Overview:
The RNA shown here (Archaeal signal recognition particle RNA) has 273 nucleotides and comes from a Candidatus Aenigmatarchaeota archaeon. It matches the Rfam family "Archaeal signal recognition particle RNA". The family's RNA type in Rfam is non-coding RNA gene. For this family Rfam cites "Crystal structure of the ribonucleoprotein core of the signal recognition particle" (Batey et al., Science, 2000). The model forms 91% of the base pairs in the Rfam consensus.
RNA sequence: GCAGAAGGUAGGCUGGGGAGCUCGCCCUAACCUGUAAGCGCAAAUGGGCGUUAUGGCGCGGUCGAAACCAGAGGGCGGUAUUGAGGGUCUUUGAAGUCCUGUUAGUCAACUGAGAAGCUUCGUCCUUUGGGAUCGUAGCUAUAAUGAACCCCGCAAGAUCCGGAAGGAAGCAGCGGUAAGUUGUAGUUAGGGUGCUCAGAGGGUAACGAAGUGGAGAAGGUUAAUAGGGUUAACUUCAGAGGUUUUUAAUAACAACCGAUGGUGUCCUUCUGC
Numbered sequence: 001g002c003a004g005a006a007g008g009u010a011g012g013c014u015g016g017g018g019a020g021c022u023c024g025c026c027c028u029a030a031c032c033u034g035u036a037a038g039c040g041c042a043a044a045u046g047g048g049c050g051u052u053a054u055g056g057c058g059c060g061g062u063c064g065a066a067a068c069c070a071g072a073g074g075g076c077g078g079u080a081u082u083g084a085g086g087g088u089c090u091u092u093g094a095a096g097u098c099c100u101g102u103u104a105g106u107c108a109a110c111u112g113a114g115a116a117g118c119u120u121c122g123u124c125c126u127u128u129g130g131g132a133u134c135g136u137a138g139c140u141a142u143a144a145u146g147a148a149c150c151c152c153g154c155a156a157g158a159u160c161c162g163g164a165a166g167g168a169a170g171c172a173g174c175g176g177u178a179a180g181u182u183g184u185a186g187u188u189a190g191g192g193u194g195c196u197c198a199g200a201g202g203g204u205a206a207c208g209a210a211g212u213g214g215a216g217a218a219g220g221u222u223a224a225u226a227g228g229g230u231u232a233a234c235u236u237c238a239g240a241g242g243u244u245u246u247u248a249a250u251a252a253c254a255a256c257c258g259a260u261g262g263u264g265u266c267c268u269u270c271u272g273c
Base pairs, nucleotide, nucleotide: 001273002272003271004270005269006268007267008266011063012062013061014060015033016032017031023050024049025048026047027046038059039058040057041056067263068262069261070260073257074256077253079251080250081249082248083247084246085245086244087243088242089241090240091239092238093237094236095235096234097233098228099227100226101225102224103223104222105221106220107219110216117212118211119210120209121208122207123206124202125201126200127199128198129197130196131195132193133192134191136189137188138187139186140185141184142183143182144181145180151176152175153174154173159168160167161166
């Protein structure tokens, strides 16, 4: 002198930026950007500074002569503004989807065993008069039933009276009857009806029947056209606004890479050459 190791010191890092404030610089809310990466206190009538201005006060962490500063150039990134395009939402307007008519095309049940059309009648409604039927109420006739005793007749047995003949009351039973009940038939009154006949009037979309008529035709669908509707919904087109996204340009910015240049590369001990 060089290299390595340990310790130490000065020191580095612990973010940066625009805007705003200000004569000017830094900081304090918010904003942009970046990192593996600090904490506490005070600070817009504000705090600290003066081109060596790029915060102040007080604690850490970490690296440590490590590094730091400037920086041509480079690509990337988000942000802001503007332009263009797309998506989506809201809203406005127009057209269509909807309804009706007309015309044209097409399909076509049915159709000379007779289409459309036309006439009449019926099915429908109102009303009048009958019938049928079903309830209700009354009356008449008839049948059955019908009173423990306090209804009638007959009245076994038993009871009572009598010497006897006989008589008396009389339950059950039998027969009958009153009121009542039930059935049937007739009749009267007043109602009901998935019924029916006749008369009168009305109506007639649709269907049916008869007549007339003599070849089409109900209906479907397509197109055009006229009118209506267009509250809501959907489709298309156009306009406006919001939002989102893509892309381009511009602006400033942070971070990253970075040629090159500048400052610094100290002290003690040990080891090796």
Notes: RNAcentral holds the sequence, with entries from ENA. Lineage of the source: Archaea > Nanobdellati > Candidatus Aenigmatarchaeota.